[in-house]
Overview:
Predicted 3D model of a 74-nucleotide RNA (transfer RNA) from archaeon UBA543. Its mean pLDDT, the model's own confidence on a scale to 100, is 82. The sequence was found in a public genome assembly. It matches the Rfam family "tRNA". From the family's description: Transfer RNA (tRNA) molecules are approximately 80 nucleotides in length. The family's RNA type in Rfam is transfer RNA. Rfam links the family to the GO term triplet codon-amino acid adaptor activity.
């Protein structure tokens, strides 16, 4: 150069086929237990879904382009 994948919470991912109010796990913050600490319960905060454009009544989903990253060929 060129194919194919992949980006969504502070990590790690689902959620995409089949467009309709964005979720899990660890971690974080308060409460509950404890003489205290873990461990468990239970509640909470945290993402305009990498950027841009188009399609739709509606886009994390479809569609184009960028930008990063991974692989494979050369």
């Nucleotide at each position: 150069g060129g194919g194919c994948c992949c980006a969504u919470a502070g990590c790690u991912c689902a959620g995409u086929u089949u467009g309709g109010u964005a979720g899990a796990u660890c971690g974080c913050u308060g409460c509950c237990u404890u003489c205290g600490c873990a461990a468990g319960g239970c509640a909470g905060a945290g993402g305009c879904c990498u950027c841009g454009a188009g399609u739709u009544c509606a886009a994390a989903u479809c569609u184009c382009g960028a930008u990063g990253g991974g692989u494979c060929c050369a």